A computed fold for a 1452-nucleotide RNA from an uncultured Desulfobacteraceae bacterium, annotated as small-subunit ribosomal RNA.

[in-house]
RNA sequence: ACCAUGCAGUCGCACGAGAACGUUUCAGCUUGCUGAAACUAGUAAAGUGGCGCACGGGUGAGUAACGCGUGGGUAAUCUACCUCCGAAUUGGGGAUAACAUUGCGAAAGCGACGCUAAUACCGGAUAAUAUCUCGAGCACCUCGGUGCUUUAGAUCAAAGGUGGCCUCUGCAUGGAAGCUACCGUUCGGAGAUGAGCCUGCGUACCAUUAGCUUGUUGGUAGGGUAAUGGCCUACCAAGGCGACGAUGGUUAGCUGGUCUGAGAGGAUGAUCAGCCACACUGGAACUGGAACACGGUCCAGACUCCUACGGGAGGCAGCAGUGAGGAAUUUUGCGCAAUGGGGGAAACCCUGACGCAGCAACGCCGCGUGAGUGAUGAAGGCCUUCGGGUCGUAAAGCUCUGUCAAGUGGGAAGAACCUGCCCUGUGCUAAUAUCACCGGGCACUGACGGCACCACUGAAGGAAGCACCGGCUAACUCCGUGCCAGCAGUCGCGGUAACACGGAGGGUGCAAGCGUUAUUCGGAAUCACUGGGCGUAAAGAAGCGCGGUAGGCGGUCUCUUAAGUCAGAAUGUGAAAGCUCGGGGCUCAACCCCGGAAGUGCAUUUGAAACUAAGGGACUUGAGUAUGGGAGAGGGAAGUGGAAUUCCUGGUGUAGCGGUGAAAUGCGUAGAUAUCAGGAGGAACACCGGUGGCGAUGGCGACUUCCUGGACCAAUACUGACGCUGAGGCGCGAAGGCGUGGGGAGCAAACAGGAUUAGAUACCCUGGUAGUCCACGCAGUAAACGUGAAACACUAGGUGUAGCGGGUAUUGACCCUUGCUGUGCCGCAGCUAACCGCAUUAAGUGUUCCGCCUUGGGGAAGUACGGCCGCAAGGCUAAAACUCAAAGGAAUUGACGGGGGCCCGCACAAGCGGUGGAGCAUGUGGUUUAAUUCGACGCAACGCGAAGAACCUUACCUGGGUUUGACAUCCCGGGAAUCUUGUGGAAACACAAGAGUGCCCUUCGGGGAGCCCGGUGACAGGUGCUGCAUGGCUGUCGUCAGCUCGUGUCGUGAGAUGUUGGGUUAAGUCCCGCAACGAGCGCAACCUCUAUCUUUAGUUACCAGCAUUUAGUUGGGGACUCUAAAGAUACUGCCCCGGUCAACGGGGAGGAAGGUGGGGAUGACGUCAAGUCCUCAUGGCCUUUAUGCCCAGGGCUACACACGUGCUACAAUGGGCUGUACAAAGGGUUGCGACAUCGCAAGGCGAAGCCAAUCCCGUAAAGCAGUUCGUAGUUCGGAUUGGAGUCUGCAACUCGACUCCAUGAAGCCGGAAUCGCUAGUAAUCGUGGAUCAGCAUGCCAUGGCGAAUACGUUCCCGGGCCUUGUACACACUGCCCGUCACACCAUGAGAGUUGGUUGUACCAGAAGUCGUCGGACUAACUCCUUGCGGAGGGGUAGGCGCCUAAGGUAUG
Repeated sequence: ACCAUGCAGUCGCACGAGAACGUUUCAGCUUGCUGAAACUAGUAAAGUGGCGCACGGGUGAGUAACGCGUGGGUAAUCUACCUCCGAAUUGGGGAUAACAUUGCGAAAGCGACGCUAAUACCGGAUAAUAUCUCGAGCACCUCGGUGCUUUAGAUCAAAGGUGGCCUCUGCAUGGAAGCUACCGUUCGGAGAUGAGCCUGCGUACCAUUAGCUUGUUGGUAGGGUAAUGGCCUACCAAGGCGACGAUGGUUAGCUGGUCUGAGAGGAUGAUCAGCCACACUGGAACUGGAACACGGUCCAGACUCCUACGGGAGGCAGCAGUGAGGAAUUUUGCGCAAUGGGGGAAACCCUGACGCAGCAACGCCGCGUGAGUGAUGAAGGCCUUCGGGUCGUAAAGCUCUGUCAAGUGGGAAGAACCUGCCCUGUGCUAAUAUCACCGGGCACUGACGGCACCACUGAAGGAAGCACCGGCUAACUCCGUGCCAGCAGUCGCGGUAACACGGAGGGUGCAAGCGUUAUUCGGAAUCACUGGGCGUAAAGAAGCGCGGUAGGCGGUCUCUUAAGUCAGAAUGUGAAAGCUCGGGGCUCAACCCCGGAAGUGCAUUUGAAACUAAGGGACUUGAGUAUGGGAGAGGGAAGUGGAAUUCCUGGUGUAGCGGUGAAAUGCGUAGAUAUCAGGAGGAACACCGGUGGCGAUGGCGACUUCCUGGACCAAUACUGACGCUGAGGCGCGAAGGCGUGGGGAGCAAACAGGAUUAGAUACCCUGGUAGUCCACGCAGUAAACGUGAAACACUAGGUGUAGCGGGUAUUGACCCUUGCUGUGCCGCAGCUAACCGCAUUAAGUGUUCCGCCUUGGGGAAGUACGGCCGCAAGGCUAAAACUCAAAGGAAUUGACGGGGGCCCGCACAAGCGGUGGAGCAUGUGGUUUAAUUCGACGCAACGCGAAGAACCUUACCUGGGUUUGACAUCCCGGGAAUCUUGUGGAAACACAAGAGUGCCCUUCGGGGAGCCCGGUGACAGGUGCUGCAUGGCUGUCGUCAGCUCGUGUCGUGAGAUGUUGGGUUAAGUCCCGCAACGAGCGCAACCUCUAUCUUUAGUUACCAGCAUUUAGUUGGGGACUCUAAAGAUACUGCCCCGGUCAACGGGGAGGAAGGUGGGGAUGACGUCAAGUCCUCAUGGCCUUUAUGCCCAGGGCUACACACGUGCUACAAUGGGCUGUACAAAGGGUUGCGACAUCGCAAGGCGAAGCCAAUCCCGUAAAGCAGUUCGUAGUUCGGAUUGGAGUCUGCAACUCGACUCCAUGAAGCCGGAAUCGCUAGUAAUCGUGGAUCAGCAUGCCAUGGCGAAUACGUUCCCGGGCCUUGUACACACUGCCCGUCACACCAUGAGAGUUGGUUGUACCAGAAGUCGUCGGACUAACUCCUUGCGGAGGGGUAGGCGCCUAAGGUAUG
């Protein structure tokens, strides 16, 4: 939202009429039909009539309203049934349904004719305390009226039914009239109940809804209603509502209550209860006491159904139920037994109200799923540090209990009315009949229901889940996964050790539930009344004002009133239920019952008078006026002035001027710039000039005049609260802009040109138009800022300055002191998130008061739409969708800056020599390869790990083998160990043979230690992965001078101070100062080498003097050198100067050395997830007949290419040759090897000495002396290649070094760029060592020779300290902005198109009420008529009119 089907009145005691089935009897009689009678039965069903159907039940569409709530009013009203009271219930009449006969229609239904009844309908009579009219009186009052009493007049009723009885009357048995009881009917009064209407207050959001209204507001008259009222009509007036929010729009039923909250509040309006509204949608009336009526009527519309197509029927938002929709919501149950309702006299009937049952853990409450005992701490799971721990007394076992469920048997209460019978009493009555009523007793009535409850039976048996375990937040481990899969409320987790994913074990929380989702309140002081803010976070408006509107607030004293206010256990009300307190009932509880309190409210009443208010009176201090002064760029208008720029004219004068970082465009020989004189014109007013003045803000600056506003000071006088603030309103309002008309010197958007630049629509330059100026208008904004609204009062000071005044002083001016007003600075308390800061000019306090704003995260956006203003530009007002998880303030520490200051370093500069070009060596990338093992990548990888790859190394590849293993421990068996040989094979290895027994103990059997072989399994092994899981070690910033701590102090805190400052140093080195005082790690020193000296000691070293020799060879010496031990020396110690009387610096003396003498070792806190798992160690992972192990061969040595580091050169300061001189430091027995000899040589052969200050390596080379070469690809250079050799080694093919002979490449000093070095340094020259069988141009040492330059700190790089800015913190390789391309999301505009709602105007207009018409029809009543009939009144139908729903047209 549409609905199939079922279910939803009664009365025969109001009335007429009245079956059938069936049974029985009888008749006809073809025994089966027909007919009749009785019963059925005055029953069923239908009809007239009465009452009910307006209750009960459902729903929340509409409604922002007297709809609801609360309190009043109704003197403006009604009320069937009910109760009480009074009176009555009389006498007539005409119809009509049912029914019968018929007609039409498919049906629904309709019609014609005929008959009949009533408690149906209609007159008549009577009637008042009813109603109306006239008059009089009393009381009350809202002054309109209302109530009561009273005279007179007029008007209005009715219905009977049932039962009973004859006392009275007549017939006279008994019935009738009558009487009587009950029910009903009529009139009136009262009550109760229910309803209508009016009204104070309260009742959602939007102002991007600000004006609305013509029956509108009021009056008069009339109509209408139960009743007031513009409710309606006519006329009259022009009102009424609105910023205290009208009108419009959106949303919504309202309330008691419910949820939440400490409360105040906020949200909500299911169940239960009160009110309202609605009943398919819209409209309308009828009936009735009450409806404009859920299960009634009429009309229109939509939809559904039936149909014979002509026409009809329907309304579940009643109970069930169906479909649809949806995340989602039950049975087409039983019963009227109870409670309640309708009808009835009653029995009784009806009642999907209600009582019950069914479905759903949907909610609340209660109960169970067991209890006790039980340690081999079982098995098993999980974890593990492998010891154990945990699930866990948990289980099993043993001993018990029996709720629930199951079965069996019992079994209350809900039941009392009514009614019937019996018994009393009361009333009526003549009556103990009857009838009615009260009371008592008995009987009857149970849907639930196989109920609750109880007993018995058996049985631990049938009965536990869900979420969570990173923090918030109670609860932790393992495995799997590997930014995947996934989790997530928020922060966030996951990229190979995930307490965060998934599983498991364990744990935590709740428990027949537990989680999730949605929603509301809370926390949220995050709309703040309780209870917030506005300098910088969001926020002082629109920038400022007005003798400024409404409004809010307002000085002192006094009187009155009592509106606010306060009080009273005052009165009424605040429904019940709920909440709450006490008590009671279901075994408890939930639940239910009884009583109280509360319901903070509203109204009434009585009182108080402090405060507010209102009214009256008074006051002067707030405010204002008057008088006298001085100050001022305050405003407006008019006039005047000089300097300067530019232009014009003339003179002088000549080649440039101008401009810039540098230039160019531009101007200039047609005479510029410069200079002189004269003139024109416009704009602005130097100096004075000042955190000086004036003004409300904007703003105002030459001088004079006129007009004019405000503030200030002094002294008195006057007014008497006249005040403050201020939504709207009105006005003023920089620059820029617009319009009209002027003006235009300079400057200057746009524009043009020149530069700069990658570009340069810029910065710079040359020009230049609007504009800037004036007048009149418009506009109305600014970082219109003190980012600080206005007013009043109070709260330490100090110091300037401007104006005026007082005191003192003076001849006078200063000076000093003091008051008010303004304007600055510093600063205490206090404030503040903080800081910046504010601080009598507050951002303090009070206060006080007012107004306003604002915010409720950032962006979208001060934008869109709408509205208002504007000529336009635009201004004012002002959102949302969407999107992000932040945006922001203040401060802190770092880092950074093409910020600043100070300082340092081979950092630059000044120099010397290189690299980059060549050849080669070596490393790397790349490529190639079966493999070219791996690592290292800016400085800080690249002659690095590697102090030395032919095999080995070796980790790589190919192939061959092996599996407890090459190596370690344990167990078992065998054998001493060990050695030799053979076969196969590339070797490893496999097979085979032989020799041969030891040490210790012994009970002589054997056992033990060590070694070898075989076997089983635990395990070994891994240069496999992860250096981003780690230890250790190392690099680097950097040998830079820094990095920290304790205590104290400061700060809310992060943090600061110390460590900063002034000096000084290589230095956080030292001194001085200081809220700091101390201390630690670093610096320095201590250590070592070296430089000088002394002492001691002299062997293998040395040799002056004495001997001696070829020779320190030998004697000797202890002087010297040297060696190696102990010492000394250098400390700014001394002098001068500077400096703060300091630290320290400059100079000097002395001294071998002078200001850390020169080297080395020594590396703070930390940074780089720097490097290393391939030194070592190690977690985890992987592997285990292989990623382990053994072996052979190959590879790491490849080669279009690129780079790094070196060597050798390019030559004459050189090359070759000859001769000749001088070291240091090392190494040596698997060694160094003299010497002799051979070889051209590498080297070979023999061999002394030396375990080394003794012997050897071992000739140092450059140098010096001489000679040659003569500038050339050479007598430079040596690559490459050929040949011949040597050495090492098992082995030099891939792949060694060296020697000799021959060959003789590139290269003639190297582009851009780049490296090292400041003194015994660079450069240059050799020498030695480690590794090593052999192999160095590399590395590490060592001496020889031995420079140049440093003005200086501007710049490059790196670093240190202080300071500053910061939107950076992975920290500038940061952060971050905009355009464009594509896709998508949301929104605005858009020629238009479409739907909903609504306004206005008009057309048309169903049903219906009302009005009206008369020409139709018409029983009762009235009149006339003998009658027929006529007339009137009334009714029915009809016509017309007003109103009007749906509909239509047009336009918003």